Transfer RNA from a Clostridiales bacterium, 79 nucleotides, folded computationally. It was read from a public genome assembly. Rfam family: tRNA. The family's RNA type in Rfam is transfer RNA. The source organism's lineage runs through Bacteria, Bacillati, Bacillota, Clostridia and Eubacteriales.
[in-house]
RNA sequence: GCGGGCGUGGCGGAACGGCAGACGCGCUGGUCUUAGGAACCAGUACCUCGGUGUAUGGGUUCAAGUCCCAUCGCCCGCA
Repeated sequence: GCGGGCGUGGCGGAACGGCAGACGCGCUGGUCUUAGGAACCAGUACCUCGGUGUAUGGGUUCAAGUCCCAUCGCCCGCA
């Protein structure tokens, strides 16, 4: 340089173009316990609190994490 794949909460990781974050781990609070662990229950993106948010910026669409283009980063192959 060329070709291909990937980028989603703190982490792993789902998600036919139709409720964004299932499920698990971790963390926080509670119940239980002499205490801890286990188990169970609840919570866990951001802010100006009704809006925004799937690497970044555009595009298509009534509607995009998902489709298209560019850029950035990582990985694999070729040279």